[in-house]
RNA sequence: CAACGGACUUAAGCGAUUGAGUGCUCCUCGGGAAACCGAGGAUGCAGAACUGCUCAAAUUCGGGGGAACCCCUCUGAGGCAAUCCCGAGCCAAGCGCUCCGGCCGGACGGCCGGCGCGAAGGUGUAGAGACUAGACGGGCAGCACCUAAGGCGCGAACGCUACGGUGAAGGUAUAGUCCAGACCACGAACUCGUCA
Numbered sequence: 001c002a003a004c005g006g007a008c009u010u011a012a013g014c015g016a017u018u019g020a021g022u023g024c025u026c027c028u029c030g031g032g033a034a035a036c037c038g039a040g041g042a043u044g045c046a047g048a049a050c051u052g053c054u055c056a057a058a059u060u061c062g063g064g065g066g067a068a069c070c071c072c073u074c075u076g077a078g079g080c081a082a083u084c085c086c087g088a089g090c091c092a093a094g095c096g097c098u099c100c101g102g103c104c105g106g107a108c109g110g111c112c113g114g115c116g117c118g119a120a121g122g123u124g125u126a127g128a129g130a131c132u133a134g135a136c137g138g139g140c141a142g143c144a145c146c147u148a149a150g151g152c153g154c155g156a157a158c159g160c161u162a163c164g165g166u167g168a169a170g171g172u173a174u175a176g177u178c179c180a181g182a183c184c185a186c187g188a189a190c191u192c193g194u195c196a
Stems, first nucleotide, its partner, number of pairs: 008021005022046003025042007050142006060088006069079002071076001089123003095118003099114006127179001129178005143167004150161004185194004
């Protein structure tokens, strides 16, 4: 550069479509000075949804909910299952606190190391499961945008300013390697092996 394919995520389906979730717009309630956030609801749609560095541990024992779809004795303590959670325990890096040690310092402070505790977050939560890596996850920076309480401008209006916010969801295994299961094919020959 060209061609083909896809168009929010996910499960089922050949598909039409359906279930669950996400965002956008609007409404109600609550918080907030506002931006905005949380909870609930309505409607259609899927345009948009940033970058770099860093962490990789725990991965356990229990419990509750769950639609579409499937099945049957047609309604049930049924099956499958997207997935939503709880208790205890445990956890990498970073953060907060107590204590201990070292160094600097005039100092009750700062830095480094260590035991313990804690908050957030994670694990629990894969197709039974094992492992590796990252990210859509944790942490720290940055960038873009919004707001301006406080502060500043003699400062009411107005302007500037973040330490306040926004930059969706997917990790009930994402990307992979293995493994398991079902099915197809092939080979042996009657329950095993191999390939996809």
Molecule: Group I catalytic intron
Organism: Xanthobacteraceae bacterium